[in-house]
RNA sequence: AGCUCAUCUAGACCGGCUGAGGGACAGGCCCUUUGAAGCCGGGGCAACCUGCACAGUGUCAGAACAUCGUUCUGAUCACUGGCAAAGGUGCCAAUUCCUGCAGAUCAUCCACCACAGUGAUCUGACAGAUGAGUG
Numbered sequence: 001a002g003c004u005c006a007u008c009u010a011g012a013c014c015g016g017c018u019g020a021g022g023g024a025c026a027g028g029c030c031c032u033u034u035g036a037a038g039c040c041g042g043g044g045c046a047a048c049c050u051g052c053a054c055a056g057u058g059u060c061a062g063a064a065c066a067u068c069g070u071u072c073u074g075a076u077c078a079c080u081g082g083c084a085a086a087g088g089u090g091c092c093a094a095u096u097c098c099u100g101c102a103g104a105u106c107a108u109c110c111a112c113c114a115c116a117g118u119g120a121u122c123u124g125a126c127a128g129a130u131g132a133g134u135g
Stems, first nucleotide, its partner, number of pairs: 002134007013042005021031003025100004043092003048088002050084003054081005059075007096127001101124008
């Protein structure tokens, strides 16, 4: 590189150097010399990894009652919730900025109906990003 799983409508910016691009791709629409991207310093957000063992549920073990179960204790094993933020990442314009492929519903178009087309909403996928694991 690739593969697996989880998450993606929340949240969080200042200074210095530099100087024209940036928002993955395409279209759209935006941001940007009132300074893009990048680098450096500081700050923050969040809670994936992590820690606590606080609550609930389950699992397992033991005990008691005396029976196909109930109760208690423990393990701290799993899940959910809660708390923490030292460390490893990540992130700090706009929902992953919106759309992209498929389906459903509604509207529109056509003299009318249906199909097709177009638009909107919803759902699912694809793609992408991040983490954890694997490799």
The RNA shown here (SAM riboswitch aptamer (S box leader)) has 135 nucleotides and comes from a Gammaproteobacteria bacterium. NCBI's taxonomy places the organism under Bacteria, Pseudomonadati, Pseudomonadota, Gammaproteobacteria.